[in-house]
Overview
The RNA shown here (transfer RNA) has 74 nucleotides and comes from a Patescibacteria group bacterium. Rfam family: tRNA. It is annotated as a transfer RNA. Taxonomically the source falls in Bacteria candidate phyla (Bacteria). The coordinates come from a structure-prediction model, not an experiment, and the mean pLDDT is 81.
RNA sequence: GGGGCAGUAGCUCAGUUGGCUAGAGCGCCGCGCUUGCACCGCGGAGGUCAGGGGUUCGACUCCCCUCUGCUCCA
Numbered sequence: 001g002g003g004g005c006a007g008u009a010g011c012u013c014a015g016u017u018g019g020c021u022a023g024a025g026c027g028c029c030g031c032g033c034u035u036g037c038a039c040c041g042c043g044g045a046g047g048u049c050a051g052g053g054g055u056u057c058g059a060c061u062c063c064c065c066u067c068u069g070c071u072c073c074a
Base pairs, nucleotide, nucleotide: 001073002072003071004070005069006068007067010026011025012024013023019057028044029043030042031041032040050066051065052064053063054062
């Protein structure tokens, strides 16, 4: 320098023939339970979907550029 894959909640990830309000598990907070803790039950907070632009009535999803990580070639 070139090719491929990945980037979504604090962590691990799902979600794509474009469609209403973006989700799960763990973690965190509150309440219940308990003598207390843990477990368990209920509820809650937490996201510029890596960044920018484009297409479209409408984009996490399609197109282009950039950044970061992993990997292959040179």